RNA sequence: GCCUGUAUAGCUCAAUUGGUAGAGCAUCCGCCUUGUAAGCGGAAGGUUACGGGUUCGAGUCCCGUUGCAGGCUCCA
Numbered sequence: 001g002c003c004u005g006u007a008u009a010g011c012u013c014a015a016u017u018g019g020u021a022g023a024g025c026a027u028c029c030g031c032c033u034u035g036u037a038a039g040c041g042g043a044a045g046g047u048u049a050c051g052g053g054u055u056c057g058a059g060u061c062c063c064g065u066u067g068c069a070g071g072c073u074c075c076a
Stems, first nucleotide, its partner, number of pairs: 001072007010025004019056001027043005049065005
């Protein structure tokens, strides 16, 4: 340099061929317990990497940029 994949909550990941963005863990609050852990309930937490395009409507489709992972090639 070229090709492929990938980027969603603090972490790990979903989102049914475009139609209300969610779960587990963690955090906070409450219940339970003599107390802690465990267990139960609730709350908070998102520019879906960034910039454009298509569409009535985009996490999803298209283009570009950036980061990460893998592969190929060249030089040393």
The prediction has a mean pLDDT of 80. The RNA shown here (transfer RNA) has 76 nucleotides and comes from a Rhodothermales bacterium. Rfam family: tRNA. Rfam's curators write: Transfer RNA (tRNA) molecules are approximately 80 nucleotides in length. By type it is a transfer RNA.